About this RNA: Predicted 3D model of a 1557-nucleotide RNA (small-subunit ribosomal RNA) from a Parachlamydiales bacterium. The RNAcentral record of the sequence draws on ENA. The prediction has a mean pLDDT of 83. Rfam family: Bacterial small subunit ribosomal RNA. NCBI's taxonomy places the organism under Bacteria, Pseudomonadati, Chlamydiota, Chlamydiia, Parachlamydiales.
[in-house]
RNA sequence: UUCAAUGAGAAUUUGAUCUUGGUUCAGAUUGAAUGCUGACGGCGUGGAUGAGGCAUGCAAGUCGCACGAAGCGACUCCGGGCUUGCUCGGGGAAGCUUAGUGGCGGAAGGGUUAGUAAUACAUGGGUAACCUGCCUUUUACUCGGGAAUAACGACUGGAAACGGUCGCUAAUACCCGAUGAGGUGAGAUAGGGCAUCCUGUCUUUAUCAAAGCGGGGGAACGCAAGUCCUCGCGGUAAAUGAGGGGCCCAUGGGAUAUCAGCUUGUUGGUGUGGUAACGGCGCACCAAGGCUAAGACGUCUAGGCGGACCGAGAGGUUGACCGCCAACACUGGGACUGAGACACUGCCCAGACUCCUACGGGAGGCUGCAGUCGAGAAUCUUUCGCAAUGGGCGAAAGCCUGACGAAGCGACGCCGUGUGAGCGAAGAAGGCCUUCGGGUUGUAAAGCUCUUUCGCCUGGGAACAAGAGAGGCUGGCUAAUAUCCAGCUAAUUUGAGGGUACUAGGUAAAGAAGCACCGGCUAACUCCGUGCCAGCAGCUGCGGUAAUACGGAGGGUGCAAGCAUUAAUCGGAUUUAUUGGGCGUAAAGGGCGCCUAGGCUGAGGUUUAAGUCAAGCGUUAAAGACCGGGGCUCAACCCCGGAAGAGCGUUUGAAACUGGAUCUCUUGAGGGUAGACGGGGAAAGCGGAAUUCCACGUGUAGCGGUGGAAUGCGUAGAUAUGUGGAAGAACACCUGUGGCGAAAGCGGCUUUCUAGUUUAUUCCUGACGCUGAAGCGCGAAAGCAAGGGGAGCAAACAGGAUUAGAUACCCUGGUAGUCCUUGCCGUAAACGAUGUACACUAGAUGUAGCUGGAAUCAACCCCGGCUGUGUCGUAGCUAACGCAUUAAGUGUACCGCCUGAAGAGUACGCCCGCAAGGGUGAAACUCAAAAGAAUUGACGGGGGCCCGCACAAGCAGUGGAGCAUGGGGUUUAAUUCGAUGAUACGCGAAGAACCUUACCCAGACUUGACAUGUAGUGGACCGCUCUAGAGAUAGAGCUUCUCGCAAGAGCCGCUACACAGGUGCUGCAUGGCUGUCGUCAGCUCGUGCCGUGAGGUGUUGGGUUAAGUCCCGCAACGAGCGCAACCCUUAUCAUCAGUUGCCAACACGUAAUGGUGGGAACUCUGGUGAGACUGCCCAGGUUAACUGGGAGGAAGGCGAGGAUGAUGUCAAGUCAGCAUGGCCCUUAUGUCUGGGGCGACACCCGUGCUACAAUGGCCAGUACAAUGGGCAGCAAGACCGUGAGGUGGAGCAAAUCCCCAAAACUGGCCCCAGUUCGGAUUGUAGUCUGAAACUCGACUACAUGAAGUUGGAAUUGCUAGUAAUGGCGCGUCAGCCAUACCGCCGUGAAUACGUUCCCGGGCCUUGUACACACCGCCCGUCACAUCAUGGAAGUUGGUUUCACCCGUAGUCGCUGACUCAACCGCAAGGGGAGAGGCGCCGAAGGUGAGGCUGAUGACUCGGAUGAAGUCGUAACAAGGUAGCCCUACCGGAAGGUGGGGCUGGAUCACCUCCUUU
Repeated sequence: UUCAAUGAGAAUUUGAUCUUGGUUCAGAUUGAAUGCUGACGGCGUGGAUGAGGCAUGCAAGUCGCACGAAGCGACUCCGGGCUUGCUCGGGGAAGCUUAGUGGCGGAAGGGUUAGUAAUACAUGGGUAACCUGCCUUUUACUCGGGAAUAACGACUGGAAACGGUCGCUAAUACCCGAUGAGGUGAGAUAGGGCAUCCUGUCUUUAUCAAAGCGGGGGAACGCAAGUCCUCGCGGUAAAUGAGGGGCCCAUGGGAUAUCAGCUUGUUGGUGUGGUAACGGCGCACCAAGGCUAAGACGUCUAGGCGGACCGAGAGGUUGACCGCCAACACUGGGACUGAGACACUGCCCAGACUCCUACGGGAGGCUGCAGUCGAGAAUCUUUCGCAAUGGGCGAAAGCCUGACGAAGCGACGCCGUGUGAGCGAAGAAGGCCUUCGGGUUGUAAAGCUCUUUCGCCUGGGAACAAGAGAGGCUGGCUAAUAUCCAGCUAAUUUGAGGGUACUAGGUAAAGAAGCACCGGCUAACUCCGUGCCAGCAGCUGCGGUAAUACGGAGGGUGCAAGCAUUAAUCGGAUUUAUUGGGCGUAAAGGGCGCCUAGGCUGAGGUUUAAGUCAAGCGUUAAAGACCGGGGCUCAACCCCGGAAGAGCGUUUGAAACUGGAUCUCUUGAGGGUAGACGGGGAAAGCGGAAUUCCACGUGUAGCGGUGGAAUGCGUAGAUAUGUGGAAGAACACCUGUGGCGAAAGCGGCUUUCUAGUUUAUUCCUGACGCUGAAGCGCGAAAGCAAGGGGAGCAAACAGGAUUAGAUACCCUGGUAGUCCUUGCCGUAAACGAUGUACACUAGAUGUAGCUGGAAUCAACCCCGGCUGUGUCGUAGCUAACGCAUUAAGUGUACCGCCUGAAGAGUACGCCCGCAAGGGUGAAACUCAAAAGAAUUGACGGGGGCCCGCACAAGCAGUGGAGCAUGGGGUUUAAUUCGAUGAUACGCGAAGAACCUUACCCAGACUUGACAUGUAGUGGACCGCUCUAGAGAUAGAGCUUCUCGCAAGAGCCGCUACACAGGUGCUGCAUGGCUGUCGUCAGCUCGUGCCGUGAGGUGUUGGGUUAAGUCCCGCAACGAGCGCAACCCUUAUCAUCAGUUGCCAACACGUAAUGGUGGGAACUCUGGUGAGACUGCCCAGGUUAACUGGGAGGAAGGCGAGGAUGAUGUCAAGUCAGCAUGGCCCUUAUGUCUGGGGCGACACCCGUGCUACAAUGGCCAGUACAAUGGGCAGCAAGACCGUGAGGUGGAGCAAAUCCCCAAAACUGGCCCCAGUUCGGAUUGUAGUCUGAAACUCGACUACAUGAAGUUGGAAUUGCUAGUAAUGGCGCGUCAGCCAUACCGCCGUGAAUACGUUCCCGGGCCUUGUACACACCGCCCGUCACAUCAUGGAAGUUGGUUUCACCCGUAGUCGCUGACUCAACCGCAAGGGGAGAGGCGCCGAAGGUGAGGCUGAUGACUCGGAUGAAGUCGUAACAAGGUAGCCCUACCGGAAGGUGGGGCUGGAUCACCUCCUUU
């Protein structure tokens, strides 16, 4: 330089947002297990738990060329018998087999991971402190003797295992001697090195070896064997190499400090012993050392590594298979042999267990391969073979080999293959869905045409085999043409797997698909069933009658011989952060300072080379991973080659930086000199005001206290007031976001002692510095101890109040304490919730201290510098709030601290404390959140502004009575149903005797009372009469068709089928309609702008309005739905029209009357217009909007009334008005009929009517309306009746006729009483409607004449033609329970100062832990249930330490009177060895005392969780006493109070600063 490789997020806290923060998911992986399913092959892999126990078989033997012996024995010799080639006997003998002696090997291979945190492992070194069988290379030698002993034989013990005694025998077994190249020791000497030392040379001296076996052979010797020669294999000594091992050093890799001190062979020395070797390895003596905060000692856990899995990487986790090392072999101890062991299939002892036994005694060790039992979620065949590879032995053939090679079982994993391919729309049938049209399954199937991998059948058929090797040829050794060895050639011969891989033919689409999922995350949707049930669930969460979330089905999605689940690891998680996090408020700065270790450290020079950097070398085993090739058809798998590799070691070099050494410097730091400053600290003294008390006066009835009171004090004289005195504590004003101090903290004045800061100067030293675990000191208040003191205040306590209660708030008292001295305690919201130090990074403006300049000097003012302390603000930072030269900005150094919430700052342990308590500080269990900042709402016993018959001011009521009516409740066969605060209750119902009617009883019907269609059958239907019956209904009888040529149609009945029907359920599935907030003034949008965002702005602000009405201003500019206006009625006028209405003028007529002619003026009717707009004037106001007043006008500021109801709220109301999804009933929950009920009646509530009377009642007389209604109707005049009403019927389908006023006014009576008030109730007699007035109608007459004398608490309506009061009309309706509802007209008031308060509402702002939104949230005790933990008299295990006792086997030491073949000796004896004995050590065992740890434990503390339990209401708003922190006391409980502290307190007010001379 080029190329390549290389990092993804989501769900969940909220009404929404951003952040913090945890939880969960998507990925990969596994020696796995489980569920469902399962065709084939290849390659791997498979007891992870009880290092628990093991039946059975096999897993280490081999060598006859070391040896004696035994057996067999080709062949051969001799003898006998005779069948003359057979047999018997004896001898020799190649060869074969082997128990024993002997040699080598059994220390390898194979298994397992218990122990072990270092006696292990990894990496790199050292050994001048060592060993090494077999193997390699080299040198020399291999001579002469001897004595035994197994086997064997005899006798003998024992059940067995196994022996004993006597006798014989061999060796490559054993012993002695010789020799000595050489080794070793001693001496001399030379050289080298690294301290001890190493290497060489010389001399003499001392000492140390050995074994044979096999083959062949010419000469010589020998009877022979053989000697001898030679070859091969051995043997001995010495050296060498390779490989293997021992020991030592450095570095590295777990947890825990709630393990902080450990150690007596301990650390070192001298000497000695021991070892292959160094060494306290052992011993004796001497000294008193050694290790440790860079973690000793202890405890827990664990084999280590190469590697494996995950990850972008850094790294995290792990140590199956394969490989290296270690350790172990029933448990513990011990040695022997050997080159090597303290020995897996050897020995001894002890222990536990199992087995055999003749009870005397013996045997055993699968953590080898198979296999078995047990435990466990769970892990295979009691296979074949030594053919290959490797190992042991052997000269070799060969033998042995559960190492190994193969096969078997298991989808346990990875890889590969198949389950068919093409065409095929009538888009078949079936399934499922459906809006009934169709869609989908789906080219899918069927059908047609092909193919045959794999499987199955029948044939062929490898590679893995290299070797071994008769014979032959060549070469070497040799005297040798012999033997032997080597090479070449070569007959013959070796395969477990296995007739396997592979291949050919045949066969027929034939034999071969499942599992999970489908709300979101996360790819994939519908139906049915179920109904907070059953169930699902990784997180969030689904399920309470329309579930894409449960179960089934259809369909779909994903993967596929597998698919899911569970468990586990990494990832995602930057959620322990080196890469790569944080600490103002989210978890997190130590209360503050001093200081040790440690970490870091100013400028310049010289030097060094430890760190650092570069290059070289060594190492980093193989396998794995990477790259490139190759072999199995591919792949997995296997083979070959290459590269790379952190680290460690070593050599050389560089010298910038860090470090070391050294020489300088002055800016950091410190000092000097001259000043300044201050509530800095300590001690002593002094002062005045106030409070209380005491004494003496004056003086009299109260004082005191509170929201209001009371307790308390006072006629024994208080309070008040005057004078004098006593005592203690605290120091008003000054006083100030002013000063000082490290913090805590410090305030009258004076003096003494003492510390600090700062300014000026730049004189001195020369980096002396910064930080700071541990440690030390200081440390508010409360509290503790001792001694004082005690005025006021004041926990506890007492009393009084308040209250449902009041262990409180308020009041009256009051003790500790508060004060002083001394000693403890050591904590606070010890806060700037902000560690210390240094540097840098816009400014503006105050203030305190010191100082400089300028003003001629001086005081102010002014301009600067340094140090401190405030406010605002740029960049930057921050989640935001905010911080901003006093940083929370940008950097450096060091320390402290955090890692979800809760449990919990709790338990246990330890340390401190007199105690209270403090410091350190977990876990189990539970949850999916907890939290910060900000946003929008809602709310507040927060604030501001405003409105409304909201209050106030008034009038009339309700609540009391009687009745009417509706509701609740109760009752009932039924009293049908709905409506329930406001916003149900004279509501649905504008009218329940039957009907209505939905309810109850009884009787009936079943295609139905009603609709449509099809098929069959019969007939007109209708109408009328009679019978039974309560009726529905049933039966009988009379009468009786139309259209069409015909088929048939119309109409009706019956039968059958589709279906009808339902006031049955769900208003929480719905439409529509309605109520309410509210006729309140609000609710939104587009674009732009601001904010990470929710969101804001606009819509807020200043005015104004009934109004988001309008004006002004403004990062907003516009717009929409609402407001207003447009609509209707009404008030005035004009105009047009003029009947049924009207009648001024004219005329006629009447007793009278618009009665008539006529008129069109008026009233009226109903069409069209006008009119009112702050248009005009004055004033105020911003020259505005608008407001106040005035003029004119019928009406004046919206003229009055109505209709009109924004976005939305209340799952508000209605399935019974209607419509409608779903569900339910179908001889009934449908339909018809009769009767009953909806009208019941102890009681309660709502709404009304009538009253209680004189503003009245009664009697008589006289006036004046409007809205409306009328043919199954309104009905006049007339007559009858006391009356309701009856008879009768003119007129009128209506401005024509009819239905129609009362209060009022005039006169009279009544005279305040239960009345000439009031009319309930009851009796009798009637009228009317209607089939029918008993239940249950209205009205009339007569009689009766109840309660009631103005209504408690409480509460309603109304602001003008209103309230009040009077009557009238309509609808519904046969009639009417109407006093209701909807309308109409008559008469016709009072009051409003005002917005403090109650209620409701609007806007702004503030706080909030609320968002289902204050009817919110939420705390603690108590009671119940469940769970885990702590304490606990104890009980019972494990482990470990110390002391002592006993002491196996065994090494070592001493002894050894007993025993003994080799050597010496003639012998005696000696030398040497051993048995035995003793001693040290010593496992197991025993006793005692501890440490640590586990289990369990009556009882018990606190904790967590749980649906609606109990008591209160502590916190969140000023949470109703602001809250919280530390501390003390008290109380059922939250908690209360005292002392000190904090703001993480609302509200109101004030001060300071600024400005002004």